A computed fold for a 381-nucleotide part of an RNA from Sphingosinicella terrae, annotated as large-subunit ribosomal RNA, domain III. It was read from a public genome assembly. Its mean pLDDT, the model's own confidence on a scale to 100, is 80.
Context: one part of a larger RNA
RNA sequence: CGAUAAAACGAGUGAAAAACUCGUUCGCCGGAAGACCAAGGGUUCCUGUCCAACGUUAAUCGGGGCAGGGUGAGUCGGCCCCUAAGGCGAGGCUGAAAAGCGUAGUCGAUGGGAAACGGGUUAAUAUUCCCGUACUUGGUAUAACUGCGAUGUGGGGACGGAGAAGGUUAGGUUAUCGCACUGUUGGAUGUGCGUUUAAGCCGGUAGGUGGGUGUUUUAGGCAAAUCCGGAACACCAUUCAACACCGAGAAGUGAUGACGAGGUUCUACGGAACUGAAGUAACCGAUACCACGCUUCCAGGAAAAGCCACUAAGCUUCAGGUUAUACUAAACCGUACUAUAAACCGACACAGGUGGUCAGGUAGAGAAUACUCAGGCGCUU
Numbered sequence: 001c002g003a004u005a006a007a008a009c010g011a012g013u014g015a016a017a018a019a020c021u022c023g024u025u026c027g028c029c030g031g032a033a034g035a036c037c038a039a040g041g042g043u044u045c046c047u048g049u050c051c052a053a054c055g056u057u058a059a060u061c062g063g064g065g066c067a068g069g070g071u072g073a074g075u076c077g078g079c080c081c082c083u084a085a086g087g088c089g090a091g092g093c094u095g096a097a098a099a100g101c102g103u104a105g106u107c108g109a110u111g112g113g114a115a116a117c118g119g120g121u122u123a124a125u126a127u128u129c130c131c132g133u134a135c136u137u138g139g140u141a142u143a144a145c146u147g148c149g150a151u152g153u154g155g156g157g158a159c160g161g162a163g164a165a166g167g168u169u170a171g172g173u174u175a176u177c178g179c180a181c182u183g184u185u186g187g188a189u190g191u192g193c194g195u196u197u198a199a200g201c202c203g204g205u206a207g208g209u210g211g212g213u214g215u216u217u218u219a220g221g222c223a224a225a226u227c228c229g230g231a232a233c234a235c236c237a238u239u240c241a242a243c244a245c246c247g248a249g250a251a252g253u254g255a256u257g258a259c260g261a262g263g264u265u266c267u268a269c270g271g272a273a274c275u276g277a278a279g280u281a282a283c284c285g286a287u288a289c290c291a292c293g294c295u296u297c298c299a300g301g302a303a304a305a306g307c308c309a310c311u312a313a314g315c316u317u318c319a320g321g322u323u324a325u326a327c328u329a330a331a332c333c334g335u336a337c338u339a340u341a342a343a344c345c346g347a348c349a350c351a352g353g354u355g356g357u358c359a360g361g362u363a364g365a366g367a368a369u370a371c372u373c374a375g376g377c378g379c380u381u
Stems, first nucleotide, its partner, number of pairs: 007025006026378004034358004040338002044336001045069006054062002074135002076334003080113003086107003092101003116133005136330011147315002152310004160297004166290003171284005177194005196257001200253002207246004211236008220228002259279001262275005298301001344353002360372004
C1' cells in the first nucleotide's frame, strides 16, 4: 500500500480467482463522481493474443507487450471574405552604424460573413455512410423583361449597465384518456409506453419600431449622383389609423413515412430477423425565444467586409442586370479516443489545478441542502 462510497453470494474461464467475465442482491454520485465540446495529449479507440517488465498485492485483467483494424462532409469546424488589439512595413523621417519609428499597404480571431434535419447502421465513424425530406452559393444554356457599371459615395452591418411587464416555447405533472401485460373470481390493484425534425407553404399571428407618399430645390457627402443629408410645397392620414419594416410561437403539411411497449421465430447466448397497439387532453412553466425590444442611468458603451442604393471612367444590336427553368460544380485540411481526468499541467495510474454548454423528479425561495431518474461508479492490497 494515496480519501472510511462497501461489499456479499452463485456460475464461468484458468496452472492458480477477494480483485477478470456473467448473474442476483447491497452501497455511493446524481448542478455530478452523468452527457456534450474547446484547449492540451496523440492511437491511449476496437478486436485477437500474451503476462517477463509496468500496475504500490495476485492477475486469466489493463490506458502494459505484440499483431491486425478503425476517423468517409457543398450545409459541423478550419481554409476562404472582413476587420480588432497587435505585428510587419514600399517610399519616408531619424540614427555614426546596428537599427528605431511610421504612411500607403499587408497580416492578424478570441468577433462579423451563404446553406440540414429526423431516423437507421458499425466491434470501433457518423448533422460525414444509408433512407427520407430539404436548403445555399456560383457557372453554363434557354426564355421573357431591361440602363448597366467601383477599389469611389451613402445606408446597413452596429453593439453599454440595471430594471420591469407581457407573449411564447423547451421541459414537467396529472388523467375513471388509449394500448399491452400482470393479477383476481370478483371489480379493482400494479407495471410499461404514449415520440415525431429541419426546410417549404398558408395567413405574416402576439407584439415592436417609424406618420406615409409625391414634386421641386440645394453652400454638404474631396469628382459625379436620380442615392444620403438640408429646405419648401402638395396629397393622404391622424393615434387601438393606414402604410412600410422587423417579428417569437401556434395550426396545417412534411408524415398512409419513421419510431414505438410488446409479441413470434432462430441463436454460436453476444444477438439477429420478422411483426407491431395507443400515439390524446388539461394544468404548471423557465435563467431559453420574441429581444438588449421597452423603461431608465451615466462612466456614453469596436471595426471592416458580405448586403442594399447611387453615380464616375466606360459600354450602350454587344456586354451587363432582374426573374424563371434545366444542367452542372462546391476542392483541400480536421473528424478515432480522452476531456473536473489513470490519457492535460503537477517527476507517479499524485486527495492539487483546468474554459464553455445541458440541468429530470419529490421537499424547498433556490443551480442551497436531503433523497432519487437517466447514466456512471464501489476509488488496484